Notes: Predicted 3D model of a 63-nucleotide RNA (Fluoride riboswitch aptamer (crcB RNA motif)) from a Candidatus Rifleibacteriota bacterium. The coordinates come from a structure-prediction model, not an experiment, and the mean pLDDT is 77.

RNA sequence: AUCUGCAGCGGCGAUGGAGUUCGCCUUUAACCGCCUUAAAAAGCUGAUGACUCCUGCGUGAUG
Numbered sequence: 001a002u003c004u005g006c007a008g009c010g011g012c013g014a015u016g017g018a019g020u021u022c023g024c025c026u027u028u029a030a031c032c033g034c035c036u037u038a039a040a041a042a043g044c045u046g047a048u049g050a051c052u053c054c055u056g057c058g059u060g061a062u063g
Base pairs, nucleotide, nucleotide: 010025011024012023013022016054017053018052019051020050021049033044034043
């Protein structure tokens, strides 16, 4: 200096915060939604990876 393995810290999981949990990555990384197109345009869903709560947004009803 390079390669591999393990552990740890840390990071990540399409729009906010917190807790729990799962998975992924090891900095040349994980991740950066779907459909369609040569490209563009156009169209669609959701504040979660999953669960709960809060905030924001949307729909309906009641006072």
It was read from a public genome assembly, where an Rfam model found it.